[in-house]
A computed fold for a 1426-nucleotide RNA from an uncultured prokaryote, annotated as small-subunit ribosomal RNA.
């Protein structure tokens, strides 16, 4: 929050230790005492209702009592958790330093006076609380005196005993009593045991922080003296200076402990609600009194604060009892009932008082039971959801039928709680028993994945969800609804905490090369560890045993409530401490040894170990002086710069600072920083060797102390070269930079400081142990053959390399392996190594070191990629050689833009733009106007009617409407008649049709691109904790992941290549419609006869395979060569791996879901798609002489053809017409053409170039106007070879030239697809630019570099430091003042008097509150600032 049926048992202010109206919550005893007469009893009296009422008396009435005097309780039960980090609590001891009312044993006692005061009375002050004075009285109230061995106390002595003490014994001195009676007892005093309760005092444990390092003067001890029941600086006087602290003193913040709870497997973590123990408080601070107990929740004083009352002068008051009230809060009950039970108090005792407690209301607040119906009941109702429309879910669920009575409601009966005569709030409760009647009783959360449950519809990065991850931009199991379905159930979800999971503070049980973490190094203090032997000892250790760990929980077992919760009774536990006692191995201690760590002699080598001094030679610079003459320097290029006043170059000399060339080398020294010339003095430390001496003398090491690169700091000195700052010259968009030319601080010496580096091996120091191999450096040892020798030991410093370790890289005897000791350190990224407070510093600034806020990551190391203005090697008309264009011009077609009613829509770097479209005058057409249809233009089904169908006439743009007129058909049922039935038509329903409407980012298929690039995968097997790898890499080699070879791989699969068409060559068959060599005819023609030679046609085979040879090569395979028509794929096509681009098409189909239905469907006339400032891409056609033109002449393939091509005549100048032979075609139809050849033009806007215009024609087609081609005359634009730029081609290619064919009536084709003719040129070579491949490298990218990603700056917000200051808060120091009250003093005042007696104004030391002033912390704002 949403919802709610009964029972039983617990629980209930976690905030305001805020502040209280009311009522209650401690009183009892007349058996202690005086006193009373209210009530009661008796008597008299009155009035009558003759057993009531009113008087009145009575106190021997041994009934009873407000007030008061005394006595015990009011220190107990109840509450609360504010203080309090130890005066507390838990443990475990101790008091030989104590005390104890009331209870219990024990021994004594108890005698004998005395004055007093409350009550009351009488007077008086005051409002009131409450006093004051006089006067009378009584006790188990109060005092004197006697007695008291045992008690107390002063001093002696004995016993033990180290001392304190403890026993015993004498002795000075001192202290007691209380009565009442019912005669039964109750009380009383003293001393001694006991029990029970406390006091003090010890050990050890119980939060944080070191950004609190020192603290303390009654403080530490002594002596004495007070003081307390009692020890003690508990107080005082004196004396010593001590005590306490990193094993954390002192301070600060927080906190009432615990037994226990709640979690966890334990070990821990967390926490202290009910229940039980201990403390500590009582409106806030002090204070003492009284007692057996208090420094007192319901008792006193005072000080303060509140709140009440007042006659203003005074007084009352304390709910952190139990109910309530207001506040405060997210939030906790009723001003109940009774002492019947348990317990307490007080009493002899009856009884009295207990808001303790018993019960009872409230509150699903928690636990636990129990209901809310049960059996039957459909191949399954309704309705609701869904659906693929078939059904499916809900669901035996419901209705219905038969039962039941838990609970309810209503009678009826009735307890146990009561041990024993009385006495029961609970309570007419629980229980029982009986009627009624399914009757009175289900929700609520969640349904993407972790998590158990799934669909619809609504919404469309809105609205919302959300613990994490994420989800919602039109198909949302994640939003909201609904159906269904999970899961718990009188409850469910949410929220807050708290454990677990978290081995994510790691004792159990982590870690520091690179992920967070090794201190810069080094000596060394405290600690923490420590070698061999044997003896002692008993602190750790270890067996049992004893005490003790409250009770209750936990736990097993029994047993009581119908069951369980819940209660009870035993038992086990309470893992701890203590005590004695035993054991003696390891640790420890203590003692004595030992030599193998460890130091210390002796020896001869090794070295850039230090520190000082002294020296030397090259080189740069300068400065003098010679010679000499224009440049010198610098740079990718260049200038600033230096030079004729003589540079630069040379030569000689002389100055002067720094640094030590070669040697030099994973060589050597040093703890690290670090050391590099030679000599020399001084010094240190390590290895080797001998094994003389010590004899555990050691290892680590918080603090602490030294040393510690570069840069910087101060003082002085020194400056040659270099060179931050700085200045000039370049580059550049700028260039406070990279390059040049100058330059100053500093580099360099001394002496102080600073103190931090990637100070790195990113690797603490020690030791021990665990295969090797190999190189070098120092010292040795042994062997001979005596070497520039082998072999070996021992320390160092480098390589590879097993096991092992690791998340991987990787380490690997110099470990990051095994171990073992110690010390630094670390716990998510940022913020921040900052900020603040501290320490250090001349300063820079170090060093210690946070937290707010903020993110869901940040990181390692290794994988496949992908990417580099990385590498390496390959290739492609990729580039370079080379020919032609394109970019300008006109046109022609598309694209954009604009324009419009509409210009229908799509394609958009490569990979859109002569692209969908192999033909937009209507049609097509999708798009605009306008006019008509609604079951529809075209599908199926159903009812009436009718043959279908043909002819035709009005309207009209037509669509269509309004009519006429011909015609009555086919098959089956026996025939007319009817009936049915196929097909067509026409009306009419309603299901349904249709849609070039959205969405190619919901698909399907089909495409393009990277690419015909050469690659992509797999399957077993290995490797690797995994992704993955290996194969597929490597050496070579191809065009190729083509082969070969070597290979932890071996195979295979899709590609590559072959198969497969065409071309190239001869050869066989076949010979028409092609062909004609001989021969025969005939002429203009292979026309014909013939022929099958040869072209050719078409079919099946052959050829080519690196087969052969030469030469390399292991091979694969190259290079050459022979034969050959053809040679290394012979050329050319079809063939397009895995997959990329959410590449392209919903307008070719097809298709999910969404829209439309008298309209987004269908029809129809007319316009659009062909518009025109302008910007583009594809091209045609040219600018011309290699050309135009005229006139003659050769030579082709491929196709196509019947609503077709269309011949020969024949007409027109032509376009074309007449015409029709001939062909469904090797037979028929078509001038190729550049080209040759003869003529012209003569370099110009021309006989170039055709654009555009005008007139006149021709064909298509209903129909050429927006819009057709084509002809013929006239007209002659622009153009003279084209800017950055940019394409295409490697051979029959380019470049030219012509023909053909799809669409197609026609054609806007110069465009597409083929086809033939003629036919070059270059290719050194792979540095470059583009693409692509393979290997390898780096990467913070992986949406993959058109990736990531830094900063300023501007605005808004949100946290935090600083900040002149300012409010508050606690706390401490000193001073001042000092209330009650204890302690001393103490009267001339009072009381007593036996005494040295008491009290008491006042007085003094403490002292709380207050006051001043200083300091410390915290905290809130603050302009303005980081």
């Nucleotide at each position: 929050g949403c919802u709610g049926g009964c029972g039983g048992c617990g629980u209930g202010c976690u905030u305001a230790a805020c502040a209280c109206a009311u009522g209650c919550a401690a009183g009892u005893c007349g058996a202690a005492c005086g006193a009373g007469a209210a009530c009661g009893g008796c008597u008299c009296u009155a009035g009558c209702u003759u057993g009531c009422u009113a008087g009145a008396g009575u106190g021997u009435c041994a009934g009873c009592u407000a007030a008061g005097u005394g006595g015990c309780g009011g220190a107990c039960g109840g509450g609360u958790g504010a203080g309090u980090a130890a005066u507390g609590u838990a443990u475990a001891g101790u008091u030989a330093a104590u005390u104890u009312g009331c209870c219990c044993c024990u021994u004594a006692g108890a005698g004998a006076g005395g004055g007093a005061u409350a009550a009351c009375a009488g007077u008086u002050a005051g409002a009131a609380a409450u006093g004051a004075c006089u006067g009378c009285u009584a006790a188990u109230a109060c005092c004197u005196c006697a007695u008291a061995c045992u008690c107390c106390u002063u001093c002696u002595c004995u016993c033990u005993g180290a001392a304190a003490g403890u026993a015993g014994a004498g002795u000075u001195g001192g202290g007691a009593a209380a009565a009442c009676u019912c005669c039964g007892g109750c009380g009383c005093u003293a001393a001694g045991g006991g029990a029970u309760g406390g006091g003090g005092c010890u050990u050890u444990a119980c939060g944080g922080u070191a950004u609190c390092a020192g603290g303390u003067a009654g403080u530490u001890g002594g002596u004495g003296a007070g003081g307390u029941a009692a020890g003690a600086g508990c107080u005082c006087a004196c004396c010593a200076a001590g005590c306490c602290a990193a094993u954390g003193a002192c301070g600060c913040c927080u906190a009432g402990c615990u037994g226990g709870u709640c979690u966890g497997a334990g070990a821990g973590g967390a926490u202290g609600a009910u229940c039980a123990g201990c403390c500590a408080c009582a409106c806030u601070g002090g204070a003492a009194c009284u007692g057996a107990g208090a420094c007192a929740c319901g008792g006193u004083c005072c000080a303060g604060a509140c709140u009440c009352c007042u006659a203003c002068g005074g007084g009352a008051g304390g709910c952190a009892g139990c109910a309530g009230u207001g506040g405060g809060u997210a939030a906790u009950a009723u001003u109940g009932c009774a002492c019947a039970a348990u317990g307490g108090g007080g009493g002899g005792a009856a009884c009295c008082c207990u808001g303790a407690u018993g019960c009872a209301g409230c509150a699903a607040c928690g636990c636990c039971g129990c209901g809310u119906g049960g059996a039957g009941g459909a191949u399954g109702a309704c309705g609701c959801a869904u659906u693929u429309c078939g059904g499916u879910g809900u669901g035996u669920a419901a209705a219905c039928u038969c039962c039941u009575u838990u609970u309810a409601u209503c009678a009826a009966g009735g307890a146990a709680g009561a041990a024993a005569u009385u006495u029961g709030a609970c309570g007419g409760u629980a229980c029982u028993u009986g009627a009624u009647g399914a009757a009175u009783a289900a929700g609520c959360a969640c349904c993407g994945g972790c998590u158990a449950a799934c669909u619809c519809c609504g919404u469309g990065c809105c609205a919302g969800c959300a613990g994490c991850c994420g989800c919602g931009g039109u198909a949302a199991u994640a939003c909201g609804g609904a159906g269904g379905g999970u899961g718990c159930a009188a409850g469910c979800g949410u929220u807050a905490c708290u454990c677990g999971g978290a081995a994510u503070c790691a004792c159990u049980g982590g870690g520091c090369g690179u992920a967070a973490a090794g201190g810069a190094c080094g000596c060394g203090u405290a600690g923490g560890c420590g070698g061999u032997u044997u003896g002692a000892u008993a602190a750790g250790u270890c067996u049992g045993a004893u005490g003790u760990g409250a009770a209750a929980u936990c736990c097993u077992a029994u047993g009581g409530c119908u069951u369980a919760a819940c209660c009870a009774u035993a038992g086990a536990a309470c893992u701890g401490c203590a005590u004695a006692c035993a054991a003696a191995a390891c640790u420890g201690u203590c003692a004595a040894a030992c030599u193998a760590g460890a130091a210390u002699a002796a020896g001869g080598g090794a070295g850039a170990g230090g520190u000082g001094a002294a020296u030397g030679g090259a080189a740069u610079u300068a400065g003098u002086g010679g010679u000499g003459u224009a440049g010198g320097g610098g740079u990718a290029a260049a200038a600033u710069c230096c030079g004729u006043a003589g540079a630069g170059a040379u030569c000689a000399c002389u100055a002067g600072g720094a640094a030590u060339a070669c040697u030099c080398a994973u060589u050597g020294c040093g703890a690290a920083g670090g050391c590099g010339a030679u000599u020399c003095a001084c010094u240190g430390g390590a290895a080797c060797u001998u094994a003389a001496u010590u004899g555990a003398c050691g290892c680590u090491g918080a603090g602490g102390c030294g040393u510690g690169a570069a840069a910087g700091c101060g003082u002085g000195g020194g400056g040659a070269g270099c060179a931050a700052a700085c200045a000039g010259g370049a580059u550049u968009a700028g260039a406070u930079a990279c390059c040049c030319u100058g330059g100053u601080a500093g580099u360099c010496c001394a002496c102080g400081c600073c103190c931090u580096a990637a100070a790195c091996g990113a690797u603490g120091u020690a030791c021990a142990c665990u295969a090797g191999u190999u190189g070098u450096u120092g010292c040795g040892a042994u062997g001979c053959a005596a070497g520039u020798c082998a072999u070996u030991g021992c320390a160092g410093u480098g390589a590879u390399g097993c096991a092992g370790u690791u998340a991987a890289c990787a380490c690997a005897u110099u470990a990051a392996g095994u171990g073992u000791a110690c010390c630094g350190c670390c716990u998510g990224g940022g913020g921040a190594g900052u900020a603040c407070g501290g320490u250090c510093g001349c300063a820079a600034g170090a060093u210690u070191a946070a937290a707010a806020c903020u993110c869901a990551a940040a990181g390692g190391a290794a994988u496949a990629g992908a990417c580099g203005g990385g590498g390496a090697c390959c290739c492609g008309c990729a580039c370079a050689a080379g020919c032609g264009g394109u970019g300008g011009a006109g046109c022609a077609u598309g694209u954009g833009g604009u324009u419009u009613a509409a210009u229908u829509c799509g394609a958009a770097a490569a990979u859109a733009c002569g692209c969908g479209a192999a033909g937009a005058a209507c049609c097509u057409u999708a798009c605009c106007u306008a006019g008509a249809c609604u079951u529809g233009a075209a599908a199926u089904c159903c009812u009436u009617g009718g043959a279908a169908u043909c002819u035709u006439u009005c309207a009209g743009a037509g669509a269509u409407g309004a009519g006429a007129g011909a015609g009555u058909g086919c098959u089956a049922g026996u025939u007319u008649a009817c009936u049915a039935g196929a097909a067509c038509c026409a009306a009419g329903u309603g299901a349904c049709a249709g849609g070039u409407g959205c969405u190619g980012c919901a698909c399907g298929g089909c495409u393009g691109u990277c690419g015909u690039c050469a690659g992509c995968u797999c399957a077993u097997g290995u490797c690797g904790u995994g992704a993955g790898a290996u194969g597929u890499u490597g050496g070579g080699u191809u065009a190729a992941g083509u082969c070969c070879c070597g290979c932890a791989a071996c195979g295979a699969g899709c590609g590559c290549a072959a198969c497969c068409c065409u071309c190239g060559u001869g050869a066989u068959u076949a010979g028409u419609u092609g062909c004609u060599a001989a021969c025969g005819g005939u002429u203009a023609a292979g026309c014909u006869g013939a022929g099958a030679a040869c072209u050719c046609u078409a079919a099946a085979a052959a050829g080519a395979c690196u087969g052969c040879c030469u030469g390399g090569g292991c091979a694969a395979c190259c290079a050459g060569g022979a034969g050959g028509a053809a040679g290394g794929u012979g050329a050319g096509g079809a063939c397009g791996a895995c997959g990329u681009c959410a590449a392209g098409u919903c307008a070719u189909c097809a298709u999910g879901g969404c829209c439309c239905u008298u309209a987004u469907g269908a029809c129809c006339a007319g316009g659009g798609c062909u518009a025109c400032a302008c910007a583009c891409g594809u091209g045609c056609u040219a600018c011309a002489a290699u050309g135009g033109c005229u006139a003659g002449g050769a030579c082709a393939a491929u196709g196509a053809g019947a609503a077709g091509c269309g011949a020969a005549a024949c007409u027109g100048c032509g376009a074309a017409g007449u015409g029709g032979a001939g062909c469904a075609a090797a037979u028929c139809u078509a001038u190729a053409a550049a080209c040759c050849u003869a003529g012209u033009c003569c370099c110009a806007g021309u006989u170039c170039g055709g654009a555009u215009a005008g007139c006149a024609g021709u064909c298509u087609g209903c129909a050429a106007c927006u819009c057709g081609a084509c002809u013929g005359c006239u007209u002659g634009a622009a153009g003279u070879u084209g800017g950055a730029a940019u394409c295409g081609c490697u051979a029959g290619u380019a470049a030219u030239c012509g023909u053909a064919g799809a669409u197609c009536a026609g054609c806007a084709a110069u465009g597409c697809u083929a086809c033939g003719g003629u036919g070059a040129a270059u290719a050194c070579g792979u540095u470059c630019c583009c693409g692509g491949g393979u290997c390898u490298u780096g990467u913070a990218c992986u949406c993959a570099c058109c990736g990531c990603c830094c900063g300023u700056c501007a605005c808004a917000c949100c946290a935090u430091g600083g900040g002149a200051g300012u409010u508050g808060a606690a706390u401490u120091c000193a001073c001042c003042c000092g209330a009650a009250g204890c302690c001393g003093g103490a009267a001339u005042a009072c009381c007593a008097a036996g005494a040295a007696g008491g009290u008491u104004a006042c007085u003094g030391u403490c002292c709380a509150c207050g006051g001043u002033g200083g300091g410390u912390u915290u905290a809130g704002c603050g302009a303005c600032u980081g």